[in-house]
Glycine riboswitch aptamer, 109 nucleotides, folded computationally. Its mean pLDDT, the model's own confidence on a scale to 100, is 75. The model forms 90% of the base pairs in the Rfam consensus. It was read from a public genome assembly, where an Rfam model found it.

Formats: sequence, C1' cells, structure tokens
RNA sequence: CGAACCCGCGCGGGAGAGUCCCCGGCGCGCAGCGCGAGCCGCACGCCAGGGCGCCGAAGGAGCAAGAUCCUCCCUUGAAUCUCUCAGGCCCCGUUACCGCACGGGUGAG
Repeated sequence: CGAACCCGCGCGGGAGAGUCCCCGGCGCGCAGCGCGAGCCGCACGCCAGGGCGCCGAAGGAGCAAGAUCCUCCCUUGAAUCUCUCAGGCCCCGUUACCGCACGGGUGAG
C1' cells in the first nucleotide's frame, strides 16, 4: 500500500396481506324535539378495545445435505424455505436484503 471480512453512520433501491364487522370516546356537519339550558338520530373523520379473515422481509422458533459416531439415537446444522409467538394488513413510510460513500477494526498478500 492493500484483497476479503466485521462494526458504525449516511444516501439510494426495496414485498405481501381488510379501506371487513361490533362496541366505546372525541370532533364536525345535517335533521328532529324543547321557551331555554339541553336531549336525541344519521353521516363523516380521528383515537382506543374486541371478533373474524389474511400476510411474512423486524425480532423469535423449526430443519435438509453435511459434520459427529463402527452403526442408530443424541448433538450440531442455512435461507427471502416453514411456523406465525411477536409484528403487520388503503397509500406513503419503516423493517429483511442489495448497492454506493465515509469512519474504525482484523488482515491474505
């Protein structure tokens, strides 16, 4: 000087599945009742909870070859595969993963 790998940070790319049903609160609009304070109904929006259905790419869990072993069992053993605990289900965005840049570490040569 430096391949490759690891860590951190930034930028870019980056999927799937409900605009379902019920209940409650708040806001707003309209209608009705009331002399009035107000009461009540409907629609819409937001928030929270529940039910059913669904999704896999945070995290978590499972295993094939292989390894171990005389052999079997046990053990070990990856993923964007499988499960769906967790998470999520209009769009956007984020997360797996990929690329680039910077900083640091290890370091073949």